[in-house]
Context: one part of a larger RNA
Molecule: large-subunit ribosomal RNA, domain II
Organism: Candidatus Woesearchaeota archaeon
RNA sequence: GCCAGGGAGUGUACUUUUGUGGCGAGAAUAACCAUUUUGCAAUGGGUAUUCGAAGGGAAACCGAUAGUCCGCAGUUUACGAGGGACGAGGUAUGAUAAGUGCCUUUAGUCACAAGGGUACGACCCGAAGCCGGUCGAUCUAACCAUGGGUAAGGUGAAGCGAUGUUAAUCCAUCGUGGAGGCCUGAAGAGGUGCUACGAGCAAGUGCUCUUGUAACUUGUGGUUAGGGGUGAAAAGCCAAUCGAGACCGGUGAUAGCUGGUUCCUGUCGAAGUUGGCCGUAGUCAAGUCUUGACUGAGAUUGUCCUGGUGAUAGAGAUACGGAUUGGGGAUUUUGGGGGCUAACGCCUUCGGUUUCUUGUCCAACUCCGAAUGCUGGGACUUCGUAGACGUCAGGAAACGCCGUAGUGGGGUAAGCUCACUAUGGGAGAGGGGAACAACCCAGACUACAGUUAAGGUCCCAAAAUAUUGAUUAAGUGUUAAAGGGUGAAAAGUGUUUGUUGUCACAGACAGCGAGGAGGUUAGCUUAGAAGCAGCUACCCUAUAAUAAGUGCGUAACAGCUUACUUGUCGAGAUAACAAGCCUUGAAAAUGGACGGGGCUAAAUCAAUUACCGAUACUGUAGGGAAUCUGACAAGAUUUACGGUAGGCAGGCGCUCCGGUGGAGUAGAAGUGCGUCCGUAAGGAUGUGUGGAUCUGCCGGAGAUGAGAAUCCUGGU
Numbered sequence: 001g002c003c004a005g006g007g008a009g010u011g012u013a014c015u016u017u018u019g020u021g022g023c024g025a026g027a028a029u030a031a032c033c034a035u036u037u038u039g040c041a042a043u044g045g046g047u048a049u050u051c052g053a054a055g056g057g058a059a060a061c062c063g064a065u066a067g068u069c070c071g072c073a074g075u076u077u078a079c080g081a082g083g084g085a086c087g088a089g090g091u092a093u094g095a096u097a098a099g100u101g102c103c104u105u106u107a108g109u110c111a112c113a114a115g116g117g118u119a120c121g122a123c124c125c126g127a128a129g130c131c132g133g134u135c136g137a138u139c140u141a142a143c144c145a146u147g148g149g150u151a152a153g154g155u156g157a158a159g160c161g162a163u164g165u166u167a168a169u170c171c172a173u174c175g176u177g178g179a180g181g182c183c184u185g186a187a188g189a190g191g192u193g194c195u196a197c198g199a200g201c202a203a204g205u206g207c208u209c210u211u212g213u214a215a216c217u218u219g220u221g222g223u224u225a226g227g228g229g230u231g232a233a234a235a236g237c238c239a240a241u242c243g244a245g246a247c248c249g250g251u252g253a254u255a256g257c258u259g260g261u262u263c264c265u266g267u268c269g270a271a272g273u274u275g276g277c278c279g280u281a282g283u284c285a286a287g288u289c290u291u292g293a294c295u296g297a298g299a300u301u302g303u304c305c306u307g308g309u310g311a312u313a314g315a316g317a318u319a320c321g322g323a324u325u326g327g328g329g330a331u332u333u334u335g336g337g338g339g340c341u342a343a344c345g346c347c348u349u350c351g352g353u354u355u356c357u358u359g360u361c362c363a364a365c366u367c368c369g370a371a372u373g374c375u376g377g378g379a380c381u382u383c384g385u386a387g388a389c390g391u392c393a394g395g396a397a398a399c400g401c402c403g404u405a406g407u408g409g410g411g412u413a414a415g416c417u418c419a420c421u422a423u424g425g426g427a428g429a430g431g432g433g434a435a436c437a438a439c440c441c442a443g444a445c446u447a448c449a450g451u452u453a454a455g456g457u458c459c460c461a462a463a464a465u466a467u468u469g470a471u472u473a474a475g476u477g478u479u480a481a482a483g484g485g486u487g488a489a490a491a492g493u494g495u496u497u498g499u500u501g502u503c504a505c506a507g508a509c510a511g512c513g514a515g516g517a518g519g520u521u522a523g524c525u526u527a528g529a530a531g532c533a534g535c536u537a538c539c540c541u542a543u544a545a546u547a548a549g550u551g552c553g554u555a556a557c558a559g560c561u562u563a564c565u566u567g568u569c570g571a572g573a574u575a576a577c578a579a580g581c582c583u584u585g586a587a588a589a590u591g592g593a594c595g596g597g598g599c600u601a602a603a604u605c606a607a608u609u610a611c612c613g614a615u616a617c618u619g620u621a622g623g624g625a626a627u628c629u630g631a632c633a634a635g636a637u638u639u640a641c642g643g644u645a646g647g648c649a650g651g652c653g654c655u656c657c658g659g660u661g662g663a664g665u666a667g668a669a670g671u672g673c674g675u676c677c678g679u680a681a682g683g684a685u686g687u688g689u690g691g692a693u694c695u696g697c698c699g700g701a702g703a704u705g706a707g708a709a710u711c712c713u714g715g716u
Base pairs, nucleotide, nucleotide: 001716002715003714004713005712006711011120012119013118014117015116016115017114018113019112020111021110022109023108026051027050028049032045033044034043035042036041055062056061067086068085069084070083074079075078088104089103090102091101092100093099123260124259126257130250131249132248133247134246135245141224142223143222144221145220146219147218148217149216150214152184153183154182155180159176160175161174162173163172164171188211189210190209193207194206196205197204226242228238229237230236263651264650265649266648267647268646273286274285275284276283277282289395290394291393292392293391294390298383299382302380303379304378305377306376307375308374309373314368315366316365321362322361323360326357327356328355329354330353331352332351335350336349337348338347339346340345401425402424403423404422405421406420407419408418409417410416430441431440432439445622446621447620448619449618450617451616455612456611457610458597459596460595464609466608467607468606469605470604471603477599490584491583492582494581495580496579497578498577499576500575501574502573503572511568512567513566514565515564517541518540519539522536523535524534547562551560552559623641624639625638626637627636628635629634652705654702655701656700657699658698659697660696661695662694663693670689671688672687673686674685675684676683677682
C1' cells in the first nucleotide's frame, strides 16, 4: 500500500416551537398504598404539588366584559364566525388632570413524536500543559566507608660524600641520591581528526589522536529525590526520559485550532456586507436563504410621458476664496541702489499701494452647468384570489472572497492596493478561445430527431481549395513595446489610389546632335581678380537663344559644364499634398513556435450566398413539481425541474420486539456466476455451492448504513 472487521449528533433534566391524541375553565398526578400477574406491567386509590383561569405597581395597595364602524369565506347584496379600525376598561405615574407605559373583550393542561436552546465529556479523535500521590541514584552527579590497579624505559631537583679552593665560609668539579599534578609508552581512562561501515560488529563501530604516580583510575557497600537532589556550571546529570524524572490518578483537563463524520431521491437555495465585543482564525444582532401559519387586493424590475430633487462631468475667472504670465498708467517717499547740487532739494531705477489690459489654473473656488441617478404621478408591460405585496413564528448557513467592464483614491509600475456601480466565478455543466475559475455564445429533468449562436469551412478536424472587386511580395499576415523628442512632423524615388497645379502634337519630359555670342578683362578691391576670393551694381547690342553667370578648374587667363535656344524623337511629363497596404526603426541567452502541417492565399480590405457548429431553440415521447377535479385509480392545466453551505419533503436497507401470515433436509441463511424490474437507495429470480434456519405485511424500539480521520485491530 491493499483486503477484512471495528469506527463519530447520544442519554438525562429543564425550557421553547410544531404535529397528533385525551380532558377542558380546568388539566396532570409524584412518591407511596392495595389488588391481580411467572414477569413486563395493568387496575383502583393517593390531590401534597405544578401549570392555567388578572393585571398594574419598588411598595403600600388598587383591581379589568359598554359599544360603533368596516369586512374575507359563504349566501338572500346586506347580513357576516374568525379578522381589522375606533372606542371603552384596570393599574402605575401625576394634581381625584392631560399624556404615557403595561394589561383587558377567555384556552389551557397532560402524554407521545419531531425541530431548536441550556447544563452536563454532549458528534468523534488530537495537545503542549496544571495538580496530587507513589516509585526510582543497579545508568549517571557528588560525597562517605572499605578494597584493588598503574609493564618497561628516560630525565636526574634537594640533600649527602669526596677532591679542589679559602684564614674559615662561599664557590667549582666528580660521585652518590632519587624529587616531579616531569618525558616516551603497555594495561587502564578519554573521545581530537578522518568518514570506511552506516538493515552495521555497534542507538555508533573502525582507524587516528590525548592522558597514563595523579585534581589518577576502578570493584563492592552506602547517602542525597522532583521546584527536589547533584553539578571544576554544559540549564549538565538524576535508568536510551530532563528549562523540572517516571508511573498512576484528577481525566473523556481544555482546544474560538487541524482532521474526520457512513444509504437514496425530490424541491427551494445563500453569504463573504452593516453594527457590537481584548473583537479581527471567533461570536452576537441586522441583511441575505428556507419551512409553515395568518391576512385578503393589490404589487410592479423595466419602457415612455410628466413634475420635483441634487451642483458631479464640463465650463468659467471684475461672480467669491486661493494660485498665476506679460504690458501700460497713477500714486507713495518713514524704504534700498544710482546720478545731480554748496545746501535745500530734484531726477531715475527697484520696491509698496492702486487701476486698466493680456494669458492661465483648483478635491477642500463657483456667476453657470448637463447626461445618468433618486423621487412623486400617469400609461404600457409583468405578476397576483391557483392568494401576490405584507405580517408573524420555527430552522439555518455565512460574516477570509475573487475576476471583468465603467468611474474614482494611493502607487513609477505590477497577475499591485483601497472603494463604488454592473455583471460573472464562488455554487455553473455544454460550445468557442490550441491548452486556460471568472473573455465570447449559452443557464444542463430524461431519450431521440431537426434548426441555429459564438466561432468556423486546405489537411490534422465537422463544414466553401465558394463567388465578386481590390490591396500586399514583406511569409507582411503570424508579438511591438519601453523610453525619448518637437510649435508640428520618425524615415522610405517600395507600391496603389485620390486631390490641386504647371508643361505638352503650334511637339512637352528624358536622352542624343548643334549653338551657348558682342560691348567687356562691368566697376571697385587687389601683386593679380578676366562670369566663378570679396564688395557694389546687374545695363546695352546682335539674336532662335545666350546669366555683369550654376558648378568644377587656373597664380591670373585658358579649359570643361550649367542656365537658355534649336534640331532629332513622338506622348504623356512634372510638382506638391493626402490616404491604403508594405519596409526600416525591431537586440538575449538549450532548438522553436500562426495550435501544427503548411499557405502567395489557406493573407488583408469591401461585399454576397451556402454549409458546419452547443446540454441554446423547435418537434415527438416520457418522468418530476405546482394547482384543480376526483379524493383509490385516473384526468385537466402550467412549465419556474444547474447548484456548494443550508432549509424542507418523501423513501430504501440493517438488528431486535409485538401482532398477523408464510417458506424450509424434495434443501433455510450465507456465498460464486448470470437474468429481469425500479429515477435511486435497492428488489425479484435462475443455476452451482452450502447444510439449518429464514421471512412478507401492520406497528414499535434502535449501540442502524463507511473510502478517507499521518483512524484502531488482524491478515497479506